[in-house]
Molecule: transfer RNA
Organism: Deltaproteobacteria bacterium
RNA sequence: GCCAGCGUAGCUCAGUCAGGUAGAGCAACUGAUUUGUAAUCAGUCGGUCGGGGGUUCAAAUCCCUUCGCUGGCUCCA
Numbered sequence: 001g002c003c004a005g006c007g008u009a010g011c012u013c014a015g016u017c018a019g020g021u022a023g024a025g026c027a028a029c030u031g032a033u034u035u036g037u038a039a040u041c042a043g044u045c046g047g048u049c050g051g052g053g054g055u056u057c058a059a060a061u062c063c064c065u066u067c068g069c070u071g072g073c074u075c076c077a
Stems, first nucleotide, its partner, number of pairs: 001073007010026004020057001028044005050066005
């Protein structure tokens, strides 16, 4: 330099193919239970979906651009 994949909650990820309410588990918090803790049960909180722009009634999803990470190819010019 070229190609591919990934980026979504504090963490690990699903959802993207085929646009239509942003989700799961763990963590955190509250309550119940317990002499107390853990475990268990019930509930709550937590997101500009990497950034910017475009298309659309509507974008995490489609298009363009850009940043970061990972892997592969090349040593040619």